Transfer RNA from a Lentisphaeria bacterium, 73 nucleotides, folded computationally.
The coordinates come from a structure-prediction model, not an experiment, and the mean pLDDT is 80.
Its Rfam family is "tRNA". Rfam classes the family as a transfer RNA.

């Protein structure tokens, strides 16, 4: 330098052919317990890596950039 993959809450990951974001763990509160854990109930946390574009509408499509990983040279 070229090609491919990944980037979504604190962490690990889903998200179908574009209609607007969910699961698990963790965190907070409550019940239970002498207490802790477990269990049960409830709650908070995302402008989806960045910048543009297409569209009535973008996590999803297009372009560029950034970071990480792999392959080739």
């Nucleotide at each position: 330098g070229g090609c491919c993959g990944a980037u979504u809450g604190a962490c690990g990951c889903a998200g179908u052919u574009g209609g607007a974001a969910g699961c698990g763990u963790g965190c907070c509160u409550g019940u239970c317990u002498u207490a802790c854990a477990a269990a049960c109930a409830g709650g908070a946390u995302g402008c989806c890596g960045c910048u543009g574009g297409u569209u009535c509408g973008a996590g999803c499509c297009c372009a560029g950039c950034a970071u990480c990983g792999g392959c080739c040279a």